[in-house]
Context: one part of a larger RNA
RNA sequence: CGUGUGAUACUUGAAGGGGAGCUCUUCUUAGUACGAGAGGACCGGAAGAGACGAACCGCUGGUGUUCCAGUUGUCCUGCCAAGGGCAAUGGCUGGGUAGCCACGUUCGGGAUGGAUAAGCGCUGAAUGCAUAUAAGUGCGAAACCAGCCCCAAGAUAAGGUAUCGAUUCCCCGUAAGGGGAGUGAGGCUCCUUGUAGACUACAAGGUUGAUAGGCUGCGUGUGUAAGUCUCGAAAGGGAUUGAGCUAAGCAGUACUAAUAAGCCGAAAA
Numbered sequence: 001c002g003u004g005u006g007a008u009a010c011u012u013g014a015a016g017g018g019g020a021g022c023u024c025u026u027c028u029u030a031g032u033a034c035g036a037g038a039g040g041a042c043c044g045g046a047a048g049a050g051a052c053g054a055a056c057c058g059c060u061g062g063u064g065u066u067c068c069a070g071u072u073g074u075c076c077u078g079c080c081a082a083g084g085g086c087a088a089u090g091g092c093u094g095g096g097u098a099g100c101c102a103c104g105u106u107c108g109g110g111a112u113g114g115a116u117a118a119g120c121g122c123u124g125a126a127u128g129c130a131u132a133u134a135a136g137u138g139c140g141a142a143a144c145c146a147g148c149c150c151c152a153a154g155a156u157a158a159g160g161u162a163u164c165g166a167u168u169c170c171c172c173g174u175a176a177g178g179g180g181a182g183u184g185a186g187g188c189u190c191c192u193u194g195u196a197g198a199c200u201a202c203a204a205g206g207u208u209g210a211u212a213g214g215c216u217g218c219g220u221g222u223g224u225a226a227g228u229c230u231c232g233a234a235a236g237g238g239a240u241u242g243a244g245c246u247a248a249g250c251a252g253u254a255c256u257a258a259u260a261a262g263c264c265g266a267a268a269a
Stems, first nucleotide, its partner, number of pairs: 001154001005165007016151004022050007034039001052108005060102004067095005072087006112146003119139004168181005186264004190206005211257003214253005221245002227240005
């Protein structure tokens, strides 16, 4: 820009495009058919496995650059105690929330139909026989077309449904058309953000508000803070105390910030 009025939602999809499509073992049928024996099935039924793929984080585990604790050296806060800095922008060590992950969990490949390949047929002439072929007609593969999943109406034959706002006035013009005004669904800017993200976009909100921060409560993690008391000559132990602290988690709560405002936006036949 188009989709012959402007929008907001939701959709159709044999228009079209993409993805997927795997294999093995065991049991059973059955030691049956077959075979002198050795051996040993088709067809059908069931249970597992590997690789591959998708999704997810309840479980198991990884990460988790500072959530908690321990600890060495050294410097600093005058000293003790308690803390802080640095140690190749985590000093080292032990754990770890959210998120992201796999080593974890769940699921997938199917069935079925259509038309076929090689191949196998039926009926059957040319050629009184024969012949699957010439007319006609049937079966037949992980391949093909559907079926399953995803995208998808720029599918220019531009689809459909619902709802909302309109189809008003003035000027030029016979008209077509052109210019202007108002109304106005809706949208955008802007702001708070994240389930989204390089930017953009997308999504959730903007006081008729829980969008983010803060605060409160809970959860989770760490593992018993500081101070005081007490035992010990001291190092240190014990009590207060499952304490103190606690990121991204879950709720509640307008305390802070989303204020205010601006712009765009239709009427054709």
Large-subunit ribosomal RNA, domain VI from a Candidatus Omnitrophota bacterium, 269 nucleotides, folded computationally. The source organism's lineage runs through Bacteria, Pseudomonadati and Candidatus Omnitrophota. Its Rfam family is "Bacterial large subunit ribosomal RNA". Rfam 15.1 lists 51,934 matches to the family in 10,816 species. Gene Ontology terms of the family: ribosome and structural constituent of ribosome. Model confidence (mean pLDDT): 87 of 100.